This is a predicted structure of a 380-nucleotide RNA (Bacterial RNase P class A) from a Saprospiraceae bacterium. The prediction has a mean pLDDT of 75. The model forms 96% of the base pairs in the Rfam consensus. The organism belongs to Saprospiraceae, within Bacteria. Its Rfam family is "Bacterial RNase P class A". From the family's description: Ribonuclease P (RNase P) is a ubiquitous endoribonuclease, found in archaea, bacteria and eukarya as well as chloroplasts and mitochondria.
RNA sequence: ACUGCAAGUCGUUCUAUCGCAUCAUUCUUGAUGAGGAAAGUCCGGACAACGUAGAGCACCAUACCAUCUAACGGAUGGGAUUUUUUUGAAAUACAGAUAGUGCCACAGAAAUAUACCGCCUGACUUGUCGGGUAAGGGUGAAAACGUGCGGUAAGAGCGCACGCGGCCUGUCAGUAAUGGCAGGUUGGGGUAAACCUUAUGGGUUGAAAUGUCACGUAUAUCUUAGUAAUCCAUUGAGGAUUGUUGAGUUGCUCGCUCAACUAGUACGCUAGCUAAGAAGGGUAGGCAGAUAGAGUCUAAGGGUGACUUUAGACCUAGAUAAAUGAUAGAAACAUUGAGUCUUCAAUGUACAGAAUCCGGCUUAUAGGCUUGCAGUCUUU
Numbered sequence: 001a002c003u004g005c006a007a008g009u010c011g012u013u014c015u016a017u018c019g020c021a022u023c024a025u026u027c028u029u030g031a032u033g034a035g036g037a038a039a040g041u042c043c044g045g046a047c048a049a050c051g052u053a054g055a056g057c058a059c060c061a062u063a064c065c066a067u068c069u070a071a072c073g074g075a076u077g078g079g080a081u082u083u084u085u086u087u088g089a090a091a092u093a094c095a096g097a098u099a100g101u102g103c104c105a106c107a108g109a110a111a112u113a114u115a116c117c118g119c120c121u122g123a124c125u126u127g128u129c130g131g132g133u134a135a136g137g138g139u140g141a142a143a144a145c146g147u148g149c150g151g152u153a154a155g156a157g158c159g160c161a162c163g164c165g166g167c168c169u170g171u172c173a174g175u176a177a178u179g180g181c182a183g184g185u186u187g188g189g190g191u192a193a194a195c196c197u198u199a200u201g202g203g204u205u206g207a208a209a210u211g212u213c214a215c216g217u218a219u220a221u222c223u224u225a226g227u228a229a230u231c232c233a234u235u236g237a238g239g240a241u242u243g244u245u246g247a248g249u250u251g252c253u254c255g256c257u258c259a260a261c262u263a264g265u266a267c268g269c270u271a272g273c274u275a276a277g278a279a280g281g282g283u284a285g286g287c288a289g290a291u292a293g294a295g296u297c298u299a300a301g302g303g304u305g306a307c308u309u310u311a312g313a314c315c316u317a318g319a320u321a322a323a324u325g326a327u328a329g330a331a332a333c334a335u336u337g338a339g340u341c342u343u344c345a346a347u348g349u350a351c352a353g354a355a356u357c358c359g360g361c362u363u364a365u366a367g368g369c370u371u372g373c374a375g376u377c378u379u380u
Base pairs, nucleotide, nucleotide: 001376002375003374004373005372006371007370008369009368010367012331013330014329015328016327017326018325020033021032022031023030024029035351039362040361042360043359044358045357046356047206048205049204050203054254055253056252057251059202060201061200062199063198064078065077066076067075068074079094080092081091082090083089095197096196100195101194102191103190104189116137117136118133119132120131121130122129123128124127145163146162147161148160149159150158164187165186166185167184168183169182170181171180172179173178210288211287212286213285221278222277223276224275225274226273227272228242229241230240231239232238243261244260245259246258247257248256262271263270264269295314296313297312298311299310300309301308302307332349333348334347335346336345337344338343
């Protein structure tokens, strides 16, 4: 210097004039005003409501270890496995296959296990039948652990030596996941983003939530269900228990809580009350929620790091059909052309716009800057 990988950061700036919204105001002025992703709505929460508890099943999510955090399916560091230029880095679909079930197509003789070719061997009709074999070949993603020696009719862990993998025991290092060493034992697998098992966790809804005020209507109509018993007290019209119907905190069940249970009667019912539903009618305004926070910046300390402790300073949209803009000039950066002390001209400047708020993840992005690591080349 170039190439590759990774991380961080900026992503337009300034001046003038006019304009818009909020707040303040001495009433003329002042201050502030859309992002790193505001996007996706994928996770986690804050907050709000469901009057008050809960249990079981279903369903869903996560899954190596440690740490960080309000929390997370997130982050940081480590371990293991895989990929790779086997260097550095990157990825992770990272609990369990000895609880059970299922699947491994096609090819192949055979994929919870074998004999097609081959090798050895017996008989005979000399190419047929029988027996043995799993070392060699073929098929395949995968075919009874690998190499060598011995042995055998030919072979085979059949025996031996060395190694590889699984499991167990002991010991050393480490907080741990794991790793090293030694010994024993063993030798067909894979697959759980297949069903499943284990462990942990999960109430629901969501700002058009929710709360409150004002105005207005129908104090009306229809359907269904319920409208009981006992006890105590008592001149009051109450209380308790059981029961019936219904409602309420998910999808179901149990439990818990709450509401009503009155009068008349021809004993059939009627009226009233409670609950749910249907049809119909009225309203469509205001306030809060709603922006001071798990907040931002600076410095010092702790930690490999994510992050955290202390001190100080700062206040930075709050709209409601939705404001945050337009014009002019200059600067910065990039590209192209000309020029070669320098520079000049033209063109362009990405992805994209708050709507309760915050922390993550994912996706989009012209171009610039900084840092780390690896490789190649050159020079010293």